[in-house]
RNA sequence: GGUCCCAUAGUCUAAUGGUUUAGGACGCUGGCCUUUCACGUCAGAGAUACCGGGUUCAAGUCCCGUUGGGAUCA
Numbered sequence: 001g002g003u004c005c006c007a008u009a010g011u012c013u014a015a016u017g018g019u020u021u022a023g024g025a026c027g028c029u030g031g032c033c034u035u036u037c038a039c040g041u042c043a044g045a046g047a048u049a050c051c052g053g054g055u056u057c058a059a060g061u062c063c064c065g066u067u068g069g070g071a072u073c074a
C1' cells in the first nucleotide's frame, strides 16, 4: 500500500428500516435478609449509539468519508 471485519452505559454484548427516546449480563446505588460482611432477593440510576455527511416519511440498523482497533495479502 491492497482487500475485509469491528466500534452501542464503567466492562461485555443484543436488536428484520417502524411495538426501540435502545434490551440483557457483570459492575454501581438503595431496601430486605444476616450480629456484620458475603451470598441471595427486590427496586433504582446510568448509553440520543466514535465523529462528520448522505439516502428515506422514518436510520443504532443502509451508503460515503474520517478516527481508532483487528485479520489477511504483498
Base pairs, nucleotide, nucleotide: 001073002072003071004070005069006068007067010026011025012024013023018057028044029043030042031041032040051065052064053063054062

Transfer RNA from Butyrivibrio sp. ob235, 74 nucleotides, folded computationally. Rfam family: tRNA. Gene Ontology term of the family: triplet codon-amino acid adaptor activity. Taxonomically the source falls in Butyrivibrio (Bacteria, Bacillati, Bacillota, Lachnospiraceae).